[in-house]
């Protein structure tokens, strides 16, 4: 980097330290940021994999030791359907609802 499987609900610093201008994947919105962005450390959350304990018909339950991960909040992106409005029966437009998907993220495995 590619593929497969699972998840994308909740939770976690409103005054920790260093750092100084960007950040929220991409695009468009809309936001966050000198009352301090990214990044690093610390703390925390969670429980994917391993470990440990316990248990079963059963990959269950617990712990948080190791490896990751996460730690502002959103909407749209492609297609189908429904509702609404305008002209008048087929078009157009905006907004909303719903379903599936794409993109993206994380873990585990394979190449």
């Nucleotide at each position: 980097c590619u593929c497969u499987u699972a998840u994308c609900c909740c939770g976690a610093g409103u005054a920790g330290g260093c750092g100084g201008a960007g950040g929220g994947a991409c695009a468009g919105g809309c936001c966050c940021g000198a009352u301090g962005a990214a990044g690093c450390c610390c703390g925390g959350c969670a429980a994917c994999c391993g470990g440990c304990a316990u248990g079963u018909u059963a990959u269950g339950u617990g712990u948080a030791c190791g490896g990751u991960g996460c730690u502002a909040a959103c909407c749209u992106g492609a297609a189908a359907g429904g509702a609404u409005u305008u002209a008048a029966u087929u078009a157009a437009a905006u907004u909303c609802c719903c379903u599936u998907g794409a993109c993206g993220a994380u873990a585990a495995g394979a190449g």

The RNA shown here (SAM riboswitch aptamer (S box leader)) has 111 nucleotides and comes from Terrilactibacillus tamarindi. Rfam family: SAM riboswitch aptamer (S box leader). Its family is annotated with regulation of gene expression in the Gene Ontology. The sequence was found by an Rfam model in a public genome assembly. Of the family's consensus pairs, 97% are formed in the model.